[in-house]
The prediction has a mean pLDDT of 76. The RNA shown here (Bacterial RNase P class A) has 369 nucleotides and comes from Hyphomonas sp.
């Protein structure tokens, strides 16, 4: 300079003006107040994915707990991080790739049961269409029996591969190498990797088919719940009294506890996406330093940083940077002023969408030195 591979980051930037919405202070008015209303001033105000809602928490409510069996639903290689995971580092094995790297639902198919489309003789246990080779017969075209599984054919798949002996003709029938399967020992935390020696080669794929193995898990949700609030049932609370061998109370099903069941008096008191509260200090952001190879985690300093409720985050005007688009050979000139999208309780991840632009660091390759 061409080609390619990872990773980080950013997604207009300054200025005036009118606006919307939280917070804070001052002022007036209203109210005993608690607070509310106006107005000023200051100051926060979408995103790297807010979004699918696929996984995993916090929270909230449904009594609590422990065990075992059962259903039902999820994951899986090995070491590690995390609150927590199906996330995420790091390795490990296989698959691409010259290489930087990249993709694997990566446990079991010598427990069983079931599937392998079409083509094919023949799809799982052996089987023979063409072939090739012996013998027999023969009208010489071939027909019969027998042998093979080297050679064609079919197909994702056809019972190890070359090479040589051997053989009627072939075949691990025999032998070198390679592959396959045990493997003692050695490396490693481990997955796993090497590997004497041994065997002539069985054990064909699929479990995001059922299945078996290990592991893990209650449900439901912010319309979760909780105040405040006019009426009637139902319903709540104190007391008294009664009292269970029985029924109910977070998947069944046994067990512990622990709660409730009826009568009587008195008293509360019932709730409509309204109003308040949940609801913005949280697994929080920013920096520096430590310890790790990395995810991560420690330890100081520092900052507060939307909170709406049909739901604020906008309009508008100037100048710059700019990416596409027309038009020009080419300086240039004109347009247009932008990609994906938009909070709704919250937080960790996944996995879709995106104009465009910065940075790094690596591989291959070409030129000059």
């Nucleotide at each position: 300079c061409c080609a390619g591979a990872c990773g980080g980051c950013c997604g207009g930037g300054c200025a005036g003006c009118c606006g919307c919405u939280g917070g804070u202070a001052c002022g007036c008015c209203g109210g005993u107040a608690a607070c509310g209303g106006c107005g000023u001033a200051c100051u926060g105000g979408a995103g790297g994915a807010a979004a699918g809602u696929c996984c995993g928490g916090g929270c909230u409510c449904c009594g609590g707990g422990g065990a075992u069996a059962c259903a039902g639903g999820g994951c899986g290689a090995c070491g590690g991080c995390u609150a927590a995971c199906g996330g995420c580092c790091g390795c490990c094995c296989g698959g691409c790739g010259c290489a930087a790297g990249c993709c694997g639902a990566g446990g079991g198919a010598a427990a069983g049961u079931g599937c392998c489309a079409c083509a094919g003789a023949a799809a799982g246990c052996a089987a023979a269409c063409c072939g090739c080779c012996c013998c027999u017969c023969u009208u010489c075209g071939g027909a019969g029996g027998g042998g093979u599984a080297a050679g064609g054919g079919u197909g994702a798949a056809a019972g190890g591969g070359u090479g040589g002996g051997g053989u009627a003709a072939g075949a691990g029938c025999c032998c070198a190498c390679c592959g396959c399967g045990g493997g003692a020992c050695u490396g490693g935390c481990g997955a796993c990797a090497g590997g004497a020696c041994c065997g002539g080669c069985a054990c064909g794929g699929c479990a995001a088919a059922c299945c078996c193995c290990g592991c893990c898990c209650g449900g439901a949700g912010c319309a979760a719940g909780a105040c405040c609030g006019a009426a009637u049932a139902g319903g709540g609370g104190g007391c008294g009294c009664a009292u269970a061998u029985g029924g109910g109370c977070c998947g069944u099903a046994u067990c512990c506890c622990g709660c409730c069941c009826g009568c009587g008096c008195c008293c509360c008191g019932g709730g409509u996406g309204u109003g308040u509260c949940g609801c913005g200090u949280g697994a929080g952001g920013g920096g520096a330093c430590c310890a790790g190879c990395a995810a991560u985690g420690g330890u100081c300093c520092u900052c507060c940083c939307a909170g709406a409720g049909g739901a604020a985050u906008g309009g508008c005007u100037g100048c710059c940077a700019g990416a596409c688009c027309c038009c020009g050979c080419a300086a240039g000139g004109g347009g247009c002023g932008a990609a994906c999208a938009g909070a709704a309780c919250c937080c960790g991840g996944c996995u879709u969408a995106c104009a465009g632009g910065c940075c790094g660091u690596c591989u291959g390759g070409u030129c000059a030195c």
Taxonomically the source falls in Hyphomonas (Bacteria, Pseudomonadati, Hyphomonadales, Hyphomonadaceae).